[in-house]
RNA sequence: AGGGUCGAGAGGCGCUGCAACGGACCACGGUCCGCCACGCUCGACCCGGUACGACACUCACCCAAGGGCGCCUCCCUGAG
Numbered sequence: 001a002g003g004g005u006c007g008a009g010a011g012g013c014g015c016u017g018c019a020a021c022g023g024a025c026c027a028c029g030g031u032c033c034g035c036c037a038c039g040c041u042c043g044a045c046c047c048g049g050u051a052c053g054a055c056a057c058u059c060a061c062c063c064a065a066g067g068g069c070g071c072c073u074c075c076c077u078g079a080g
Stems, first nucleotide, its partner, number of pairs: 002047008010073006018039001021034005038066001
């Protein structure tokens, strides 16, 4: 790197539906049906591979960015 667990990213309702997942069929290339809008990012920990031999360590300050469409609630700020 990757995988897993937990937490955070204010909250809800409706719609469509890709991937993944489940079922059936199949010429094994896929087809149909079902389900489906945190599958993303950040942090901590665990497993774990690689690399490095240090911009390590300490103190202070500041602090996320995104997430199909429609509607609603909440929070902050400004205007009327």

SAH (S-adenosyl-L-homocysteine) riboswitch aptamer from Saccharothrix australiensis, 80 nucleotides, folded computationally.
The source organism's lineage runs through Bacteria, Actinomycetes, Pseudonocardiales, Pseudonocardiaceae and Saccharothrix.
Of the family's consensus pairs, 100% are formed in the model.
The prediction has a mean pLDDT of 77.